This is a predicted structure of a 154-nucleotide RNA (c-di-AMP riboswitch aptamer (ydaO/yuaA leader)) from Nodosilinea sp. WJT8-NPBG4.
It matches the Rfam family "c-di-AMP riboswitch aptamer (ydaO/yuaA leader)". Rfam describes the family as follows. This family represents a conserved RNA structure found upstream of the ydaO and yuaA genes in Bacillus subtilis and related genes in other bacteria.
[in-house]
RNA sequence: ACGGUUACGCGGCCUAAUUCAGCGCUCGUUAAGGGCGAGCUGAUGCGGAGGAACCAACUUUUGGGGCUUAUCUCAGGGCGAAACGCAUCGCCAGAGAAGGGGAUCUCUCACCCCUCGCCCGUCAGCUAACUCCGUCGGCCUUGGGAGAGAACGU
Numbered sequence: 001a002c003g004g005u006u007a008c009g010c011g012g013c014c015u016a017a018u019u020c021a022g023c024g025c026u027c028g029u030u031a032a033g034g035g036c037g038a039g040c041u042g043a044u045g046c047g048g049a050g051g052a053a054c055c056a057a058c059u060u061u062u063g064g065g066g067c068u069u070a071u072c073u074c075a076g077g078g079c080g081a082a083a084c085g086c087a088u089c090g091c092c093a094g095a096g097a098a099g100g101g102g103a104u105c106u107c108u109c110a111c112c113c114c115u116c117g118c119c120c121g122u123c124a125g126c127u128a129a130c131u132c133c134g135u136c137g138g139c140c141u142u143g144g145g146a147g148a149g150a151a152c153g154u
Stems, first nucleotide, its partner, number of pairs: 011140004019043004025039005045135006055125001063123001064120004071097004077092005098115005104148007
């Protein structure tokens, strides 16, 4: 000098997944102290579900429904399971439509990327009052134009 790994801090991104308090609850850390961290409890902000009237819908094994952008259509292309075959199931793809993300915010053009996963359990339209639940996890940034605003400085 370069590269790798780990820890801490700072600044940001996706996501509802923020912020704060309590220590006279528990554990760890520290020489010690709620000092620091985790758990727990409560609140706060942000999300989700159930739930009248009116309205809507009447179609319920072809089950149905919810969270999420994570859906739909076309042709059935390949591989595997099962299998006489068809059908079925899983995986890998192809094309199109639609939806979502890309660093203050909005619109726009281009470019790049994503379309997973999970839950309820025969049952739920909307829905005031009311009731219940979640607040994880994963990452490191593309530019142009127009408008808005903020910060800093004078």